[in-house]
Transfer RNA from Candidatus Iainarchaeum sp., 75 nucleotides, folded computationally. Its mean pLDDT, the model's own confidence on a scale to 100, is 83. It matches the Rfam family "tRNA". Rfam classes the family as a transfer RNA. From the family's description: Transfer RNA (tRNA) molecules are approximately 80 nucleotides in length.
RNA sequence: GGGCCAGUGGCUUAGCCUGGUUAAAGCGCCCUGCUGAUAACGGGGAGAUCGGGAGUUCAAAUCUCCCCUGGCCCA
Numbered sequence: 001g002g003g004c005c006a007g008u009g010g011c012u013u014a015g016c017c018u019g020g021u022u023a024a025a026g027c028g029c030c031c032u033g034c035u036g037a038u039a040a041c042g043g044g045g046a047g048a049u050c051g052g053g054a055g056u057u058c059a060a061a062u063c064u065c066c067c068c069u070g071g072c073c074c075a
Stems, first nucleotide, its partner, number of pairs: 001074007010027004020058001029045005051067005
């Protein structure tokens, strides 16, 4: 220098191919029930506008382009 893959709550991941109205789940966190207490279990709650920017569109996590970060491969 070239190619491919990944980036979504604190963590891990789904959703992207096929655009659509409230971005989902598990763990974790906070409150609470239960218990002598803890764990487990039950109930409730906060938390991501989707790596950044631009474009297309009535509408973008999703399509297009550029850039950033990480990984793999080629040279």